[in-house]
């Protein structure tokens, strides 16, 4: 100095003006203060909260998760550990429980793909025109495939073969570490068990459905809908604030809406019907009561399994204890729009061996809360910091 692997942080800045949500203060004008992210995104797991349900205990079905151990409210997430694969190495990746329970698939090529098979080859007989042909044996070697019915080696044989043997593989017992996954060692066994469970399917565990447009409370003006009343100088209530009248010492009192309770003559207007009465029909207007729907409001709403720092236990993930801060809360949805000075990539032009330096252009990623919350995952110009692997130079 170069190439690498892992972690982490920032991701345009100040100000001026003019808005918008949203709290406080103020009679008001107006004043103050807060006001988008690491992912707010995918909505893909886990909760919290709320209905619903007799209950949410058990079993079916379904769906999900799968090496051990620990972490946590839980996770399919995180931390350490093992395995097994990459890589010279920091260090990455890995649906990583069963294929000797069953059933089912192994395209293509290939002589044969799981009840194995014999195309080249060797090997031994027999023929022969010496090119070969013909039975037989046999997988060691080529050849085909992701895969060829253990694998290198040495004995052995016509030539071969676990056919013997040794080691490595498998298997099954023991025995030491280890909390466990597993790792290291002894012995036996015979060569039996090829692969795929992100195919059924078996085992273990975990899951009751819906989601804030949950859900819970007020509730209008109009405009329907249900009933009920319009008589009486009757008797009690009759909040605030207005109207009209009466009565005033000018302060102010009382009455009229409207409820409740008596009464009996049974009821204001305006039409039917009736000879007439009328506790008859029907209706229009005022009044009252009551029930639902549009459209709305208000709560859920944001102090959260909260963040920062120290400390202590732990390799760690975390977890206790202390101090400190406490940070959007709208709801068809606010977070913006202008100047104005700085500005990074990035492009040009000069200049230097170069590392750079100087001028001029340029104006900054991915994206943007919608109950809340712990992860995953994607997306992301550029920039800076930490920490480790190798190489090279130099001292």
């Nucleotide at each position: 100095g170069c190439g690498g692997a892992g972690g982490g942080c920032c991701g345009g800045a100040u100000g001026g003006c003019c808005g918008c949500g949203g709290g406080g203060g103020g009679c008001a004008a107006c004043c103050u203060c807060c006001g988008a992210g690491g992912a707010a995104a995918g909505u893909c797991c886990g909760g919290a909260c709320u209905c619903c349900g007799g209950a949410a205990g058990g079993c079916a079905a379904c769906g999900g998760u799968g090496c051990c151990g620990g972490g946590u409210a839980a996770c399919g997430c995180c931390c350490g550990g093992g395995c097994g694969g990459g890589g010279a190495a920091a260090c990455c990746c890995g649906a990583c429980g069963g294929a000797a329970a069953g059933c089912g698939c192994c395209a293509c090529a290939g002589a044969g793909a799981a009840c194995a098979g014999a195309c080249c080859g060797c090997c031994c007989c027999g023929g022969u025109c010496c090119g070969c042909c013909g039975g037989g044996g046999u997988a060691a070697g080529g050849g085909u495939g992701a895969a060829a019915c253990g694998g290198u080696g040495g004995g052995g044989u016509a030539a071969g073969a676990g056919c013997c043997c040794a080691c490595c593989g498998c298997g099954c017992c023991c025995c030491u570490g280890g909390c466990a996954a597993c790792a290291g060692g002894g012995g036996c066994g015979g060569c039996a068990c090829g692969g795929c469970a992100a195919g059924c399917c078996c085992c273990a565990c975990c899951g009751g459905g819906a989601g804030c447009a949950a859900u819970g409370c007020c509730g209008a003006a109009u405009a329907g809908g249900a009933c009920c009343c319009c008589c009486g100088c009757g008797c009690g209530g009759g909040a605030c604030a207005g109207g009209u009248c009466c009565c005033u010492u000018c302060g102010g009192g009382g009455a009229u809406a409207c409820c409740g309770c008596c009464g009996c003559u049974a009821g204001g207007c305006a039409c039917g019907c009736u000879u007439u009465c009328g506790c008859c029909g029907a209706g229009a207007g005022g009044g009252g009561u009551c029930g639902g729907g549009u459209u709305g409001g208000c709560a859920g709403c944001u102090a959260a399994a909260g963040g920062u720092g120290c400390a202590u236990g732990g390799c760690a993930a975390c977890a206790u204890g202390c101090a400190c801060c406490g940070u959007a809360g709208a709801g068809g949805a606010a977070u913006g729009g202008u100047c104005a000075u700085c500005g990074a990539a990035c492009g040009g032009c000069g200049g230097g061996c170069a590392a750079c330096c100087g001028c001029c252009g340029g104006g900054a990623a991915c994206a943007g809360a919608a109950u809340c919350c712990g992860g995953c995952u994607u997306a992301c110009a550029g920039g800076c910091c930490c920490u480790c692997c190798g190489c090279g130079c130099a001292g």
This is a predicted structure of a 395-nucleotide RNA (Bacterial RNase P class A) from Seohaeicola zhoushanensis. Model confidence (mean pLDDT): 77 of 100. It matches the Rfam family "Bacterial RNase P class A". The family's RNA type in Rfam is ribozyme.